A computed fold for a 476-nucleotide part of an RNA from an uncultured prokaryote, annotated as small-subunit ribosomal RNA, 3' major domain. Its mean pLDDT, the model's own confidence on a scale to 100, is 83. The full RNA is in RNAcentral, with records from ENA.
Context: one part of a larger RNA
RNA sequence: UGACGGGGGCCCGCACAAGCGGUGGAGUAUGUGGUUUAAUUCGAUGCAACGCGAAGAACCUUACCAUCCCUUGACAUCCAGCGAACUUUCUAGAGAUAGAUUGGUGCCUUCGGGAACGCAGUGACAGGUGCUGCAUGGCUGUCGUCAGCUCGUGUCGUGAGAUGUUGGGUUAAGUCCCGCAACUAGCGCAACCCUUAUCCUUUAGUUGCCAGCCUUAAGUUGGGCACUCUAAGGAGACUGCCGGUGACAAACCGGAGGAAGGUGGGGACGACGUCAAGUCAUCAUGGCCCUUACGGGUAGGGCUACACACGUGCUACAAUGGUCGGUACAGAGGGCAGCGAAGGGGCGACCUGGAGCCAAUCCUUUAAAGCCGAUCGUAGUCCGGAUCGCAGUCUGCAACUCGACUGCGUGAAGUCGGAAUCGCUAGUAAUCGCAAAUCAGAAUGUUGCGGUGAAUACGUUCCCGGGCCUUGUACA
Repeated sequence: UGACGGGGGCCCGCACAAGCGGUGGAGUAUGUGGUUUAAUUCGAUGCAACGCGAAGAACCUUACCAUCCCUUGACAUCCAGCGAACUUUCUAGAGAUAGAUUGGUGCCUUCGGGAACGCAGUGACAGGUGCUGCAUGGCUGUCGUCAGCUCGUGUCGUGAGAUGUUGGGUUAAGUCCCGCAACUAGCGCAACCCUUAUCCUUUAGUUGCCAGCCUUAAGUUGGGCACUCUAAGGAGACUGCCGGUGACAAACCGGAGGAAGGUGGGGACGACGUCAAGUCAUCAUGGCCCUUACGGGUAGGGCUACACACGUGCUACAAUGGUCGGUACAGAGGGCAGCGAAGGGGCGACCUGGAGCCAAUCCUUUAAAGCCGAUCGUAGUCCGGAUCGCAGUCUGCAACUCGACUGCGUGAAGUCGGAAUCGCUAGUAAUCGCAAAUCAGAAUGUUGCGGUGAAUACGUUCCCGGGCCUUGUACA
């Protein structure tokens, strides 16, 4: 100087408390461990691995396994040889591949040849998701959006170092003020950026909108651009104003005006560093290793196994509910190898159809919870839907291993969950649906979007984590 203490003081955080809803029990989806297997590819492992890499394993992907094949190689550059390239058909085979066969002779040219491409050859080389993340770059997680981490000069100390950065107040903040052997400065904080909330004698009115006029089944049409909205610009919030407290400071408390008030809400943004944290399988890369194989191709299987254990979800156990009928209101996205309307068929998944739309125009698109009625009457039920049987639909060369969905039948566990444990402070929790990426098909996952919309916070004694000062130490 740090680190640590079941030392002290001050302070903060959904850390506790106060509340609301869960997990842990059931079924199932998914990930992991374990076991099994020819293979169940590899990585991630307290918080900070476990719906994680994977924004999507039937083939492909694919790295794994067993089979059948290739060896200058699927891919790159160089050398010499032959042939334009390319293309038709047949045979064998699971295919890779092997054999046979048809058409075709192009472009440039100094007539030597050349360019592109194909075939066979030679060796230099290619190739490796092989090892080492404890050789590395880059990227990332984490403490933590915590308020800290440092420098120059000066001063003090023999020196390591100290001071500044400590102290009195204050703040979300090393934020600001005052004081002070310190005075400045840098990286962080904040602001500048995006979004959301209000407004405008601003600009612009189509695909958007409709006050008045005309019109209609319908903003449908004429007309209009006032309003809504869209998207460009601008205004607006700064403790600016008032009162009180305070040290005449910083600031805090209350109030006015205001759409918004003290960082208005949300996002992006992550200091010096810590964990030899994670990643050699995104990529790059040193070293090591393989080179008729640890490289490459192929068809099949596996990654989907199943006594069990754990994590994360979904669906429930019902009446604030289930079922049936009627009826209302979103936002944000996506669309040409696409979205696909009306109409028709089917109980339905879906089929047919093909209008319109490169989209403020058309489609996706009936949002659901809600509201109004009816029924069920506390039951393993008209709750719950697992499992299984049969019959189908769709995608796709192909749904056996191993897809999703539909109809009929079947109708398991489950009556609110032990010890323990998680999230959340407001348009939040809870609850309800919608969309997108990936994607031929395949979400209970992920990322967004809106609808309805709470309860509680006395307080900081305690648990956990963190910041500052101080003290002890046989620790570095």